[in-house]
Parts: sequence; structure tokens; C1' cells
RNA sequence: AGCCGAGCGGGCGGCCGCGUCAGAUCGUGAGAUCUGCCGAGGAAAGUCCGGGCUCCACAGGGCAGGGUGGUUGUCAACGGCAACCCGAGGUGACUCGCGGGACAGUGCCACAGAGAACAGACCGCCGGCGCGCGAGUGUCGGUAAGGGUGAAACGGUGGUGUAAGAGACCACCAGCGUCACGGGUGACCGCGGCGGCUAGGUAAACCCCACCCGGAGCAAGAUCAAGAGAGCGAACUCCGGUUCGCUCUGCGCAGGCGUUCGAGGGCGGCCCGCCCGAGCCUGCGGGUAGAUCGCUAGAGCCUGCCGGCGACGGCAGGCCGAGAUGGAUGGCCGCCACCUCGGCACGUGAGUGUCGAGGAACAGGACCCGGCUUACAACUCGACUCGU
RNA sequence: CGGGGCGUAGCGCAGCCUGGUAGCGCACCACAAUGGGGUUGUGGGGGUCGGAGGUUCAAAUCCUCUCGCCCCGA
Repeated sequence: AGCCGAGCGGGCGGCCGCGUCAGAUCGUGAGAUCUGCCGAGGAAAGUCCGGGCUCCACAGGGCAGGGUGGUUGUCAACGGCAACCCGAGGUGACUCGCGGGACAGUGCCACAGAGAACAGACCGCCGGCGCGCGAGUGUCGGUAAGGGUGAAACGGUGGUGUAAGAGACCACCAGCGUCACGGGUGACCGCGGCGGCUAGGUAAACCCCACCCGGAGCAAGAUCAAGAGAGCGAACUCCGGUUCGCUCUGCGCAGGCGUUCGAGGGCGGCCCGCCCGAGCCUGCGGGUAGAUCGCUAGAGCCUGCCGGCGACGGCAGGCCGAGAUGGAUGGCCGCCACCUCGGCACGUGAGUGUCGAGGAACAGGACCCGGCUUACAACUCGACUCGU
Repeated sequence: CGGGGCGUAGCGCAGCCUGGUAGCGCACCACAAUGGGGUUGUGGGGGUCGGAGGUUCAAAUCCUCUCGCCCCGA
């Protein structure tokens, strides 16, 4: 000078204040007061993936659709992570890669250019014929070596060959296919023989191949309370009804469809199948959003040992660390530590001491975890590389 | 908290799925017709397609991240 990785995300004290829970006191009760424990993050964020959990056939069949994409492993699972392989970049540490298939098929390749995919004669080169004294010019052919266009022009270099040329032929090189051997679990690597001389790009275009995916989400869902309507059942009855229980639907008006010839529902599309099934849909108007559970002890955290290159796994011991519901974790002061600036003193110097002023990020749970991505002031530690 | 959608000229929108020229209406400017204005006609200007990165020869369009706005759900 650089390249990776890990950690931290101020500390202590005082005063005031907030939330859950526990205890005590007061209060008929709602609740109030006091004391005690605990009280945001590395990303709580974006909601981009994966899972747990709940409900719907415990999750069905087919088509369609979506996702992933080197190999091996790891994990509850993943598009995450680890190690390795291949390609590209860098002197190097190292970094980056949506990294299967373009000889299964289809499509596209604008502009420019003669020609853009079983290609192509614009200039040029060469030959024949005609005209011309000549320079040259017209026409018919050959030619992909050279020029020019373009992101891309159908292997590269050298030679033989030819009228001029050309894998037409030869040598070497690059690359392709195939066969065999050796190494590796594998991706792949090394080496040898043979073949034809050469194969454009694009799949974050359709598509093909392999594997995976049911849908919705805690406003999931469950219970209780309140009151209204309808149906069913039971009891009583003065036959008018009354009471109780269960189930469904919360309301009013208008229109449409439907009740075994089955509307509709089982939250993306179609068909089949299964279950429920008497209400459902649209428009307008109006009302409510009460309480409790789900709710936090978990693929949890810390320490040590063992296995593994590593991600990670196993064993032992210890620990409990927020559960709010219009949403609590804040404010002020003092000291210490950190950074910046200025003054003074010491020191040859890097700097040290002291005084004063200023600064200190990104951001905040809302069912919970594992990742990814994005934002982030200042500080600390470790491994490695290059140059002198 | 959960689930969807949209950013293109001053305004309202196409184009995106199927990648190559950014377009339509109103508005703006100039000219003509009018004594002047409106209206009409002709002509013209104005865009880094919200931002960054990637795939590709080439990106408004395809992919990823990010910013802002809107809608729905007991």
C1' cells in the first nucleotide's frame, strides 16, 4: 500500500416518568398507591426466500402454471451456507459468475453493408471475347488471399499448388466429436489413438431436460359475553302461545339466480373426484369492531470437550432474556472513556500532559424461527499478499 | 401487521407480454386569417422512460436491489 474475516454498537451514578407480571394496602366496583423482577436490534427494516403453527379432504389425480439450475456435502427446510471444479479478472493475497442444453425444434440478429446463417462478388485480383494506336473500357466467367461495413463475415500461421485463388493438399497450433487408459465419491483433470477439416450469437426469447412446489395467512384460528331473526327438538298449556336447549345467519331496501333436475362454498385457472350444502350474488343505505386464549421455553442461549479442512453435528453442565393492543423502554444533570478543533506547557522528533468548545451513526418489536438483501458514525482484533 | 398495483414531456395516458424509430390528446412557442381577442389552420420545441447494477451487439421493455405513491383485508 492492499486484500479478507471477526467483534463492538458507550459505561457508572442521581432525579423525574412509562408497560407487563408478582406481592401488600385502600376501594362495593372500575381502579388507585407503594415495593420488587424484567423491559428492542445487528439489522427489530425490505417482506425477497424457506420452515414451524392454524384453517380449508391431514392435502387427492391429470393438464396448465411457478421456481431452482457446475459437483459433493450441510441444514427442519431453502434460491442459504461450506469445500471443491470450470471460466473471467488481478504480479499476488483474493474477487466475480441466474455456471444445465444453441448437433430436439421454432424465433430474432435493427442501422450500416454486396452479403447476417446449408451466406456473399461492392472495390480489388485473374482469364476468355469485343472495341481502341495506347492509357483503358464493355461483357461473360473464375476467385473469399487483400480492402471496406458491422457487435458478429463461416478456424489461425507458414508452405505446396494455381491464370488468380481456395483445407484443394501438407506441417504445426487452437477447437469439436468419438474410443480407450489412469486419477477423483463427483463436477472434472491428465494422456494416447481415430475421424472430418471447423461448428456464429441469443434460452434474465419460446422451448427441452432434471428436481421441487396444494391454497391462504395470527386481521390465521378458537372460546366466552350481549342482543335480533329463522329452523328443529323437549316441557308446560287457559290451545292463543310461553319457557328451555341446539343449529344457522349479525341489519334494512331493491334486483337476479337457486333448494335433490343442486345455487353456492371448500380463497389463483380448467377437467375429474371427495366433502358441506339452503341460501348465494350485485347495488344503495346504516351500524359494530367487546373480552380471553393463540402469545412466547425455543430447530433457544452460554461454557467446556469430542468428530469434521469447513458449513455443521454429538455429549455434559449451567441459564430464563419483552409480550404491548393505538400500541410501554423516554427526558434532564454529573463523572469517566472515544473522536475532532483551538490555546498553553514539556520534548530534537513522532508525541505526551492539561484547559476550553463541539460531536457521537443506522434505526425501533407486534405469532415465532433460519437465511438473504438494504442502511450504518466511531472504535477494536486476527489471518494473508505485494513493494522497499 | 398482512396482501396487491403503479411510476413514460407541464397534465392525463399508449408503447413493455413479443428487446432495435419513444408516440397520442390537452397545454407551450412561431406564423396566417381578424381592427384586436377567442376560435380555426400550418409548422415547431420540449423526455438521461423514478434511481442503481446486471443479461444482451443493443434495455422504457428482461432480471435483481432500492425510492416514492395508491388500493384492499377482522
Two RNAs folded together computationally: RNase P RNA and transfer RNA, 462 nucleotides in total. Rfam match: Bacterial RNase P class A. Rfam links the family to the GO terms ribonuclease P activity, tRNA processing and dimeric ribonuclease P complex.